[in-house]
Context: one part of a larger RNA
Molecule: small-subunit ribosomal RNA, 5' domain
Organism: Homoserinimonas sp. OAct 916
RNA sequence: GGACGAACGCUGGCGGCGUGCUUAACACAUGCAAGUCGAACGAUGAGGCUGGAGCUUGCUCCGGCGGAUUAGUGGCGAACGGGUGAGUAACACGUGAGUAACCUGCCCUUCACUCUGGGAUAAGCACUGGAAACGGUGUCUAAUACCGGAUAUGACCUCCGGCCGCAUGGCCAGGGGGUGGAAAGAUUUAUCGGUGGUGGAUGGACUCGCGGCCUAUCAGGUAGUUGGUGAGGUAAUGGCUCACCAAGCCUACGACGGGUAGCCGGCCUGAGAGGGUGACCGGCCACACUGGGACUGAGACACGGCCCAGACUCCUACGGGAGGCAGCAGUGGGGAAUAUUGCACAAUGGGCGAAAGCCUGAUGCAGCAACGCCGCGUGAGGGACGACGGCCUUCGGGUUGUAAACCUCUUUUAGUAGGGAAGAAGCGUAAAAGUGACGGUACCUGCAGAAAAAGCACCGGCUAACUACGUGCCAGCAGCCGCGGUAAUACGUAGGGUGCAAGCGUUGUCC
Numbered sequence: 001g002g003a004c005g006a007a008c009g010c011u012g013g014c015g016g017c018g019u020g021c022u023u024a025a026c027a028c029a030u031g032c033a034a035g036u037c038g039a040a041c042g043a044u045g046a047g048g049c050u051g052g053a054g055c056u057u058g059c060u061c062c063g064g065c066g067g068a069u070u071a072g073u074g075g076c077g078a079a080c081g082g083g084u085g086a087g088u089a090a091c092a093c094g095u096g097a098g099u100a101a102c103c104u105g106c107c108c109u110u111c112a113c114u115c116u117g118g119g120a121u122a123a124g125c126a127c128u129g130g131a132a133a134c135g136g137u138g139u140c141u142a143a144u145a146c147c148g149g150a151u152a153u154g155a156c157c158u159c160c161g162g163c164c165g166c167a168u169g170g171c172c173a174g175g176g177g178g179u180g181g182a183a184a185g186a187u188u189u190a191u192c193g194g195u196g197g198u199g200g201a202u203g204g205a206c207u208c209g210c211g212g213c214c215u216a217u218c219a220g221g222u223a224g225u226u227g228g229u230g231a232g233g234u235a236a237u238g239g240c241u242c243a244c245c246a247a248g249c250c251u252a253c254g255a256c257g258g259g260u261a262g263c264c265g266g267c268c269u270g271a272g273a274g275g276g277u278g279a280c281c282g283g284c285c286a287c288a289c290u291g292g293g294a295c296u297g298a299g300a301c302a303c304g305g306c307c308c309a310g311a312c313u314c315c316u317a318c319g320g321g322a323g324g325c326a327g328c329a330g331u332g333g334g335g336a337a338u339a340u341u342g343c344a345c346a347a348u349g350g351g352c353g354a355a356a357g358c359c360u361g362a363u364g365c366a367g368c369a370a371c372g373c374c375g376c377g378u379g380a381g382g383g384a385c386g387a388c389g390g391c392c393u394u395c396g397g398g399u400u401g402u403a404a405a406c407c408u409c410u411u412u413u414a415g416u417a418g419g420g421a422a423g424a425a426g427c428g429u430a431a432a433a434g435u436g437a438c439g440g441u442a443c444c445u446g447c448a449g450a451a452a453a454a455g456c457a458c459c460g461g462c463u464a465a466c467u468a469c470g471u472g473c474c475a476g477c478a479g480c481c482g483c484g485g486u487a488a489u490a491c492g493u494a495g496g497g498u499g500c501a502a503g504c505g506u507u508g509u510c511c
Stems, first nucleotide, its partner, number of pairs: 001511004006507005013376006019369002021334001026332003030329003035076003040073002043070001048065008083287003093211007102204002107200002110197005115149004124139006155179006161172004185192003213259003220250003225247008262284004266277004289310005312323004340366001342365003348362001349360004379409004389400004413452001415447005423438001426435002455500005460481003466495005476483002
């Protein structure tokens, strides 16, 4: 000198764009943050339309059409999106390869099919337990829920043929035999589905080379340890697990141990080499009160799912139950320190749905904070051999100073009044109408009036900027050298000056 997610002191006009718990991965009141589909299913059946009866002539009862609504079964989603950085020195990450050792819902392509049966169960109804959370028994019913049978290229086992490679081997919807396997309908006239296979895309899994912290006041470490055979397990290779066998394997090119730490694109600095760093934004990883476990599923060992144990908090009729903000707000606490219990799904994106649409604290916006960067303003021109006042003085004057007053102008921003968007592609409808949170915002126009808007640090040298008074090694200053003990340009105040400027200084950290 530059930089900052900064803080502190003094000061503070406006706008745009960003950023905002770095500390206690401390504890959390309250609300919201993941639903959706009635075009899968049984049920429920509101307003409305309509037929009939009773009569009190505008009400009641019975029936039909119709279908709003939704608790339940079922499907898809809930594994995304959002948060945090505790753990992790590791194939976690980065980069480059490999999988002839793998999986992939929804989507695209293409081939073939969608035949035939069955038994339940929730909701409902009845009874019933419990303070509650939540159940129990009996009985009835449906499906794109569940389970059989048929058929099927594919799968598995086996025999044969052909082609190929990269060692184990791979390929052909090749041929024969055997084994055990699919499917679902809906609304309505055109679609959406269902099953099996091929290829793709996307996403993931595993393996390897190389790379990136400190410590030797850590020198030996290791028994599933290293390898083999066989088996189990997995989507899949593999001591991943197990039985048996062998005795290996790593290590001064630093094993093992200890400390610290999420990694990267980047960011800061620097001419570069390098050094530091990993807030915001993007990619990957890990975690979700602490520890463990599996279930469901294409995908989890699952933040707002389940089970067990633990700590903590809450309810209780003492028998038993409920909870997990490192989602968005918000509270307490900690701290030098970090915001609103806001608006909207209008846009972008996501989930479900044929669609309308519903949900979305993702997101878009608004609020707070000079926390940062950038821009603008606080007026412009004229105006005295120079007012008043202040300060200094050699008492002549000098300086503040064209500064003010005064004259002539301008009106950004703020104020006020009127007008007023783009963002809307889309969705919607027969065609229209309609549809913007931000927002009466941005922007445009008019009006009045210099009107409402300057501070902070420094002035001994480094280092731009000097005098007076007070003080008297006191009070104090100080980044270093050092000032102060009676004329202090170094302390304090004043005048003047210098530098930055809605900021200026100080502190901290990095280069």